Background
This is a predicted structure of a 72-nucleotide RNA (transfer RNA) from Candidatus Gottesmanbacteria bacterium RBG_16_52_11. The prediction has a mean pLDDT of 80. Its Rfam family is "tRNA".
[in-house]
RNA sequence: GCGCCCAUAGUUCAAUGGAUAGAAUAGGGGCUUGCGGAGCCUCUGAUACAGGUUCGACUCCUGUUGGGCGCG
Numbered sequence: 001g002c003g004c005c006c007a008u009a010g011u012u013c014a015a016u017g018g019a020u021a022g023a024a025u026a027g028g029g030g031c032u033u034g035c036g037g038a039g040c041c042u043c044u045g046a047u048a049c050a051g052g053u054u055c056g057a058c059u060c061c062u063g064u065u066g067g068g069c070g071c072g
Base pairs, nucleotide, nucleotide: 001071002070003069004068005067006066007065010025011024012023013022018055027043028042029041030040031039048064049063050062051061052060
C1' cells in the first nucleotide's frame, strides 16, 4: 500500500428497514434477613463520527476514526 471483518449501557450480548433500542451483569435506592456480598422490587445508563438513500435507518450506501485478520 491492497483486501476482508468488527464498533450498541461500565462489561457480555440481542434488536425482519417500522410501536418507547431490550436482556444479563455491574452501579444507586428500597424490602427481606441475626448480618448480607445471598434473595425480591425499583431506578439510572448506549447505537464510534460525518454525510447520503428512504415515508421511516442500529440495520442499506459513501467517507473518516479506532481495533482484528490476511496479502504484498